[in-house]
Context: one part of a larger RNA
RNA sequence: UGACGGGGGUCCGCACAAGCGGUGGAGCAUGUGGUUUAAUUCGAUGAUACGCGAGGAACCUUACCUGGGCUCGAAUGGCUAUGGACCGUUUCUGAAAGGAGACUUCUCUUCGGAGCCGUAGUCAAGGUGCUGCAUGGUUGUCGUCAGCUCGUGCCGUGAGGUGUUGGGUUAAGUCCCGCAACGAGCGCAACCCCUAUUCUCAGUUGCCAGCAUUAAGGUGGGGACUCUGAGAAGACUGCCGGCGUAAGCCGCGAGGAAGGUGGGGAUGACGUCAAAUCAUCAUGGCCUUUAUGCCCAGGGCUACACACGUGCUACAAUGGUCGGUACAGAGGGCAGCGAAGCUGUGAAGUGGAGCCAAUCCCAGAAAACCGAUCUCAGUUUGGAUUGAAGUCUGAAACUCGACUUCAUGAAGGUGGAAUCGCUAGUAAUCGCGCAUCAGCCAUGGCGCGGUGAAUACGUUCCCGGACCUUGUACA
Numbered sequence: 001u002g003a004c005g006g007g008g009g010u011c012c013g014c015a016c017a018a019g020c021g022g023u024g025g026a027g028c029a030u031g032u033g034g035u036u037u038a039a040u041u042c043g044a045u046g047a048u049a050c051g052c053g054a055g056g057a058a059c060c061u062u063a064c065c066u067g068g069g070c071u072c073g074a075a076u077g078g079c080u081a082u083g084g085a086c087c088g089u090u091u092c093u094g095a096a097a098g099g100a101g102a103c104u105u106c107u108c109u110u111c112g113g114a115g116c117c118g119u120a121g122u123c124a125a126g127g128u129g130c131u132g133c134a135u136g137g138u139u140g141u142c143g144u145c146a147g148c149u150c151g152u153g154c155c156g157u158g159a160g161g162u163g164u165u166g167g168g169u170u171a172a173g174u175c176c177c178g179c180a181a182c183g184a185g186c187g188c189a190a191c192c193c194c195u196a197u198u199c200u201c202a203g204u205u206g207c208c209a210g211c212a213u214u215a216a217g218g219u220g221g222g223g224a225c226u227c228u229g230a231g232a233a234g235a236c237u238g239c240c241g242g243c244g245u246a247a248g249c250c251g252c253g254a255g256g257a258a259g260g261u262g263g264g265g266a267u268g269a270c271g272u273c274a275a276a277u278c279a280u281c282a283u284g285g286c287c288u289u290u291a292u293g294c295c296c297a298g299g300g301c302u303a304c305a306c307a308c309g310u311g312c313u314a315c316a317a318u319g320g321u322c323g324g325u326a327c328a329g330a331g332g333g334c335a336g337c338g339a340a341g342c343u344g345u346g347a348a349g350u351g352g353a354g355c356c357a358a359u360c361c362c363a364g365a366a367a368a369c370c371g372a373u374c375u376c377a378g379u380u381u382g383g384a385u386u387g388a389a390g391u392c393u394g395a396a397a398c399u400c401g402a403c404u405u406c407a408u409g410a411a412g413g414u415g416g417a418a419u420c421g422c423u424a425g426u427a428a429u430c431g432c433g434c435a436u437c438a439g440c441c442a443u444g445g446c447g448c449g450g451u452g453a454a455u456a457c458g459u460u461c462c463c464g465g466a467c468c469u470u471g472u473a474c475a
Base pairs, nucleotide, nucleotide: 001475002474003472004471005470007469008468009467010466011465012464013463015459016458019422020421021420022419023418026313027312028311029310030309031308032307033306034304035303042053043052064299065298066297067296068295069294070293076124077123078122079121080120081119082118083117084116088103089102090101091100092099093098106115107114108113126288127287129286130285131284135282136281137277138276139275140273142271147186148185149184150183151182152181153162154161155160166177167176168175192265193264194263195262197233198232199231200230201229202228203227207222208221211220212219213218236259239253240251241250242249243248315415319374320373321372322371323370324369331362332361333360336355337354341350342349343348381412386407387406388405389404390403391402392401428451429450430449431448432447433446434445
């Protein structure tokens, strides 16, 4: 100087407390461990692994296993020799890859050769093989915590200190006052984006107050309104009152759409964990070269006594079922989205209008509301499992797809010890969209809107963190 303390002081955080909803019990989905296996490819392992890499494992992917093949090799460039056009068509064998053949067949030329392809040789190959403890790059975490440092000066023999400590204040090393310090940098904040209000400009594909006409903003028309998208204004403790030297704090203060960082996002200092990744990529070293490389078929990654994590659906009456009737936002669409109509109980089929989309389509939002029914039961709850028949994608759904209909109708009566999330348009609850994608094991991930709470006395305690101080046999 740090680190640590079941030392002290001050302060903060859904850290506790106060509340609401879960997990832990059931069934299923998914990941992991273990076991099994020819193989169940590899990585991630307290917090910071376990719906993680994977934003799509039937083949492919695929790295694994079994078997069949190739060896300048799957791709590209150069050199030497040699042969032939290449391309195309086709036969046999084979699971395919591959192997063995057949047919057809050149252009330019300075006649040396060149173009294209094969064969032989060769220089570069190839490796998801090892080492993340040789590395770059990228990432997690402490933590969006308020810290981490430097120049000059001063103090100290020196390590180092001071500044950065102290008194206040703040979300903040934020600002003020004081001070052997005076300044500065990286962080904080602001500048950026979205959102909440108004104004100006613009008015189609969007909108419709008044006018006309309609089944319909469908049309004439209109730019007022909604909205769209460009610009501008607005919030700064600016004003008032109280407290305070000041910074600042308080106010059911005014004004205002918004009030003290208005709400959300992007943004992650010096560093820590020899943290993660050689399997995104790049790369040193090592290893391999008729194989640890490459091609192909089939299988596996989907196994199953069991254990754990993360979720979904429930256990019901604030509910289930049936009928009727409303109201979104944000997205996607040409090898695409696909309307109306018709067929089918349905998945879907047929059909093909319109749309490169504020125009057309996906597209019926659902919870909610109104009415009817069920009357507390393993039930008109719950839907696992299984049987049968189908639909769709795709060469191909046996291993191993999703969906539909009929039948079947399991566990489950609110869950022990323990444990998690959340402070407001949040939790809870309800549906919608997108990426990946032929299809899909999506209950996952990322977004979007609808309905919409309760509670916070307080900081003694648990956990983590910041500053000052103290002890130390630790570095």
Record summary
A computed fold for a 475-nucleotide part of an RNA from an uncultured bacterium, annotated as small-subunit ribosomal RNA, 3' major domain. It matches the Rfam family "Bacterial small subunit ribosomal RNA". The coordinates come from a structure-prediction model, not an experiment, and the mean pLDDT is 83.